[in-house]
Context: one part of a larger RNA
């Protein structure tokens, strides 16, 4: 080293593009690097093994063999791998016509709610609670009707419904843009997988600078509860939350299930598109793909449970794991304005 694992036991990188690697579809040529036979050299002696001799035996001594798994040249073989040329077209892809959708980004518009302000009406309450107080309110609240401001979400539809790598993404309308799917047909001719290093996206919180600020609301502040209550409940209320522009780079960033290919009983329920037949005004069937969500067979599993979206037979790449605590800590480095993040120990203990 060569091993066994990563859904829940330890362990899948939060997501992509993508640079070296690694690994790659049919079919012929040529070559002969790997690959596989031959033979030649050369792998010192002693040692060790094997077969003989020699000290009365052994130890020990000697003599001949084999070993010496290696390396170098040489002829050879050519499936399979490399390598060359040339071909295909199934895998990739480009055109071409539909096509569904909260996919991303800027700009504008909307009603319906709260909150404040101005004005009518109108009088003692409101308001919270399990109960209450603190709060508000005769300087006229609460409720009611009209007007205005402003910010911040965007009822119903809505849906194990869409759409995106992933985080995520829900009012309309316009502009700009990304991917996907289906259907025929054309081209291109292995253009493919993966992916250390890097780049770049990345929820909320936080941080910087300038703005906004309805409601909500860490900290705080009063009132209750309560032995106490630095908490659960109530009245208030700053930061934040929104916007722009930057930083920061984490999460139970979860399907706790890397990607990519192939193979492997079946039912049902959706979403989107084709194509048949029935109907006929929108559908009902049978049928093909691409989503997705239940069950359920083989077979896997420590069980739970997965089961054509595998956890199920394979194969390629990558990332991780290797008793518990010490510890995701110390120190060094790297990055951050900082918070802090990333990289990662040991001594000792059990």
């Nucleotide at each position: 080293c060569u091993g066994g694992g990563c859904g829940u036991a330890a362990a899948g990188g939060g997501c992509g593009c993508g640079u070296a690697g690694g690994c790659g579809g049919a079919u012929a040529u040529u070559u002969a690097a790997g690959u596989c036979g031959a033979u030649u050299g050369u792998g010192a002696a002693a040692u060790c093994c094997c077969u003989g001799g020699g000290c009365u035996u052994a130890a020990c001594c000697u003599a001949g063999g084999a070993a010496u798994u290696g390396c170098a040249g040489u002829c050879g073989a050519u499936a399979c791998u490399g390598a060359u040329u040339g071909u295909c077209u199934u895998g990739a892809g480009u055109a071409u016509g539909g096509u569904a959708g909260a996919g991303g980004a800027a700009a504008g518009u909307g009603g319906a709610a709260u909150u404040c302000u101005c004005g009518g009406u109108g009088u003692a309450g409101u308001g919270g609670u399990u109960a209450a107080a603190u709060a508000c309110g005769u300087a006229g609240a609460u409720a009611u009707c009209g007007a205005g401001a402003g910010g911040a979400a965007u009822a119903c539809c809505g849906g194990u419904g869409g759409c995106g790598a992933a985080g995520g993404c829900g009012a309309c309308u316009u502009u700009c843009u990304g991917g996907g799917c289906c259907a025929a047909u054309a081209c291109u001719g292995a253009c493919g997988c993966u992916g250390a290093g890097g780049c770049g996206c990345g929820a909320g919180a936080g941080c910087a600078u300038g703005g906004g600020g309805a409601g909500c609301a860490a900290a705080c502040a009063g009132g209750a509860u309560u032995a106490g209550a630095u908490a659960c409940c109530c009245u208030g209320g700053u930061a934040g939350u929104c916007c722009a522009u930057g930083c920061u780079g984490u999460a139970a960033a979860c399907g706790a299930u890397g990607a990519g290919a192939a193979c492997u009983a079946g039912a049902u329920g959706u979403u989107g598109c084709c194509u048949g037949g029935c109907u006929u005004a929108u559908g009902c069937u049978a049928g093909g793909c691409a989503g997705u969500a239940u069950c359920g067979c083989a077979g896997c599993u420590a069980a739970c449970g997965c089961a054509u979206u595998a956890a199920g037979u394979u194969c390629u790449c990558c990332g991780c794991c290797u008793g518990g605590g010490g510890a995701g800590u110390a120190c060094g480095g790297u990055c951050g304005c900082a918070a802090g993040a990333u990289u990662a120990a040991a001594a000792c203990u059990c």